[in-house]
Context: one part of a larger RNA
RNA sequence: GGCGUAUGGGGGAUGCCUAGGCUUCUGCAGGCGAAGAAGGACGUGAUAAGCUGCGAAAAGCUACGGGGAGUGGCACACACGCAUUGAUCCGUAGAUAUCCGAAUGGGGCAACCCAAUACAUUGAAGAUGUAUUACCUCGAUAGAGGGGCGAACGCGCUGAACUGAAACAUCUAAGUAGGCGUAGGAGAAGAAAACAAAAGUGAUUCCGUAAGUAGUGGCGAGCGAACGCGGAUUAGCCCAAACCAGUGGUGUUACGGCACAACUGGGGUUGUAGGACCACGACAUUUCAUGUACAAGGAACCGGAAUAACCUGGAAAGGUUAACCAGAGAGGGUGAUAGUCCCGUAUGGGUAACAAGUAUAAUGGAUAGUGGUAUCCUGAGUAGGGCGGGGCACGUGAAACCCUGUCUGAAUCUGGCGGGACCAUCCGCUAAGGCUAAAUACUCGCAGAAGACCGAUAGUGAACCAGUACCGUGAGGGAAAGGUGAAAAGAACCGUGAAUAACGGAGUGAAAUAGAUCCUGAAACCAUACGCUU
Numbered sequence: 001g002g003c004g005u006a007u008g009g010g011g012g013a014u015g016c017c018u019a020g021g022c023u024u025c026u027g028c029a030g031g032c033g034a035a036g037a038a039g040g041a042c043g044u045g046a047u048a049a050g051c052u053g054c055g056a057a058a059a060g061c062u063a064c065g066g067g068g069a070g071u072g073g074c075a076c077a078c079a080c081g082c083a084u085u086g087a088u089c090c091g092u093a094g095a096u097a098u099c100c101g102a103a104u105g106g107g108g109c110a111a112c113c114c115a116a117u118a119c120a121u122u123g124a125a126g127a128u129g130u131a132u133u134a135c136c137u138c139g140a141u142a143g144a145g146g147g148g149c150g151a152a153c154g155c156g157c158u159g160a161a162c163u164g165a166a167a168c169a170u171c172u173a174a175g176u177a178g179g180c181g182u183a184g185g186a187g188a189a190g191a192a193a194a195c196a197a198a199a200g201u202g203a204u205u206c207c208g209u210a211a212g213u214a215g216u217g218g219c220g221a222g223c224g225a226a227c228g229c230g231g232a233u234u235a236g237c238c239c240a241a242a243c244c245a246g247u248g249g250u251g252u253u254a255c256g257g258c259a260c261a262a263c264u265g266g267g268g269u270u271g272u273a274g275g276a277c278c279a280c281g282a283c284a285u286u287u288c289a290u291g292u293a294c295a296a297g298g299a300a301c302c303g304g305a306a307u308a309a310c311c312u313g314g315a316a317a318g319g320u321u322a323a324c325c326a327g328a329g330a331g332g333g334u335g336a337u338a339g340u341c342c343c344g345u346a347u348g349g350g351u352a353a354c355a356a357g358u359a360u361a362a363u364g365g366a367u368a369g370u371g372g373u374a375u376c377c378u379g380a381g382u383a384g385g386g387c388g389g390g391g392c393a394c395g396u397g398a399a400a401c402c403c404u405g406u407c408u409g410a411a412u413c414u415g416g417c418g419g420g421a422c423c424a425u426c427c428g429c430u431a432a433g434g435c436u437a438a439a440u441a442c443u444c445g446c447a448g449a450a451g452a453c454c455g456a457u458a459g460u461g462a463a464c465c466a467g468u469a470c471c472g473u474g475a476g477g478g479a480a481a482g483g484u485g486a487a488a489a490g491a492a493c494c495g496u497g498a499a500u501a502a503c504g505g506a507g508u509g510a511a512a513u514a515g516a517u518c519c520u521g522a523a524a525c526c527a528u529a530c531g532c533u534u
Base pairs, nucleotide, nucleotide: 001533002532003531004530005529006528007527008526009525015519016483017482020454021453022451023450024449025448026447027446028445029443030442031149032148039100040099041098042055043054044053050074051073061094062093063092064091065090066089070082071081072080105114106113107112115133116132117131118130119129120128121127135146136145137144138143153184154182155181156180157179158178164171168218194201195200205232206231207230208229209228215223216222236435237434238433239379243266244265245264246263247262249260250259251258252257271413273378274377275376276375277372278371279370280369286366287365288364289363290362291360292359293358294357297354301349302348303347307322308321309320310319311318323340324339325329331343332342333341384408385407386406387405388404389403390402391401394420415430416429417428418427419426470477471476490518493505494504495503496502
């Protein structure tokens, strides 16, 4: 020096565990904000650095309800308090709520500086306190609304490229990502100028199918319907106009009026055309809101069955023997594995705020018909057309239909539009105004339930004081880090030592090779002892 055996050090794998995650389902909620939000700064405790709570009324104040013995958060020590005259704690409703922040009196390098007006301290002040004082829109002196924040979902405007086409330009990716605006708990759409086809359907939305079909396409890559059928859910309405009336104007007048436009009220709302108008008839029916009464439900919360002995052990829930409950043998905890020890569970009860819903009478609002047809009305720079684009599954194509930048430009119910060029026949519908619940989408958040999900290099980046430490001028990037024990019983006391280091005794404990660098404690690596060997 090597090998082997043994014992340690070192290290933190593995096993076990879970306080945290991930995913799904169900229900709720779907907003907060000038009555100052979200998010922060600074304060606040007897002592107080951090976190949490709170706000100069500052780990808290008030009322009501619950609850019933301890209690002054994490936080384990000392002091001083509070509490059966009901504390702490839980729920509901209030009070207070510094400064910054949309930030809003003006300014500003956020959490700071400086004002004006009125009133008060007051008689005075370059002092202090309280209130008001931004801008925009509406209204026009009074006042009202807006602004900002928020995860996804909606609608609108705008709008790429990588990529694919095995290159690439039409095409694709994709109207996606991104940007902007804006709304709601949903949003959008929506009561046929719709589909269909010789038969019919009857607003919209969503799901399944039709169907990867018909089509479209450098007919490449690709893109990709509809009719119909089956379901979910169902709900229909209001204006403009004709006509009538009124108001204040304008014009005109033979001062009696007349005409015009505007505004307001009535009227009226559709395609078997309807309405005005004329004639007849009626005061019905249905429904909504407000008020009152009742009321399921609804916070904290309450009741809630049933086991003993012996054995092993540090500890019984384990084993043995003998019992009991079950509308409860879900789950968790307790010194090992507990239906009957604790919390619970099944089941039952409870109420404040609030309240679906039901009833009621009153008030207010809305809501119908029949016949006639001479006249009047039925949405105009609109429909349509030319040129250029876009959207439709549809790339200009035979290209209908929808939108429109530009130029044009009708008809008026004997009207007009559509049925995929166009024409005829036939059929359907009634544009150029508006509203509309449900079925649908989503989950920042709250509550409950679950998992052939993870178990600390996993699962969220984050199980732990994590969007922290740290890095970066900044936008931004972004960690590591869990486990003593059943219980601190966390090692009194003694010794060695310079020692508050460390170690040896002693003691606790089932165990201290469980001693705080603390469960288990692999490997690399290091050391000691012994054996063999060169």
The part of an RNA shown here (large-subunit ribosomal RNA, domain I) has 534 nucleotides and comes from Flavobacterium lotistagni.
Model confidence (mean pLDDT): 83 of 100.
It matches the Rfam family "Bacterial large subunit ribosomal RNA".
The sequence was found in a public genome assembly.